This is a predicted structure of a 121-nucleotide RNA (SAM riboswitch aptamer (S box leader)) from uncultured Psychroserpens sp. NCBI's taxonomy places the organism under Bacteria, Bacteroidota, Flavobacteriales, Flavobacteriaceae, Psychroserpens. It was read from a public genome assembly, where an Rfam model found it. Rfam family: SAM riboswitch aptamer (S box leader). Rfam links the family to the GO term regulation of gene expression.
């Protein structure tokens, strides 16, 4: 590096080496960073996906945390894409009124990227 399936608004930092950059990619925001970014050590720890006990035909459910791997600034830091049986609002058009179409914003929802696990070619 393929591909499937599950999570992704919680949660958890200190020392050492280092010496200008980082928050995945492009754009915009914004924001962290000489009171030390990245990066690599070293201890701590949070999670609890693999896992270990227990109950269970199983689905599962409950406890743990020795071992794997993960993670410990801000929602994946926001935004972007939308022919969504969606909800609010606002406008225009129409209709004697209801109403109905259309259009923008907002919220939620969904897609796509990405990450992380287990499993897979």
């Nucleotide at each position: 590096a393929u591909g499937u399936u599950a999570u992704c608004a919680a949660g958890a930092a200190a020392g050492g080496c280092g010496g200008a950059g980082g928050g995945a990619a492009u754009a915009g925001a914004c924001c962290c960073g000489a009171a030390g970014a990245a990066g690599c050590c070293u201890u701590a720890g949070c999670a609890a996906c693999c896992c270990u006990u227990a109950a269970g035909c199983a689905a599962u459910u409950a406890a743990g945390a020795a071992g794997g791997u993960g993670c410990u600034a801000a929602a994946u830091u926001c935004u972007a894409c939308u022919u969504g049986a969606a909800a609010u609002g606002c406008a225009a058009u129409u209709c004697a009124u209801u109403u109905a179409u259309u259009g923008c914003a907002u919220u939620c929802g969904g897609a796509u990227a990405g990450a992380u696990a287990a499993c897979u070619c």